[in-house]
RNA sequence: GCCAGGGUAGCUCAGUGGUAGCAGCGAUCCUCUCAUAAGGGAUAGGCCGAGAGUUCGAUCCUCUCCCCUGGCA
Repeated sequence: GCCAGGGUAGCUCAGUGGUAGCAGCGAUCCUCUCAUAAGGGAUAGGCCGAGAGUUCGAUCCUCUCCCCUGGCA
């Protein structure tokens, strides 16, 4: 330099044009227990890597850029 995949909550990730988004782990609170852990319940936490375009509508499609992983040279 070229090609492919990826970037969504603190971490691991799902979603895929239509109410601005799923879950697990973790956090906080409650419950249970003599107590701790485990278990059960609730709450908070994201505006989807950045910008532009298309569209009535974009996390999703297109373009440019940034970053990560792999392959080729």
Molecule: transfer RNA
Organism: Microgenomates group bacterium GW2011_GWC1_46_15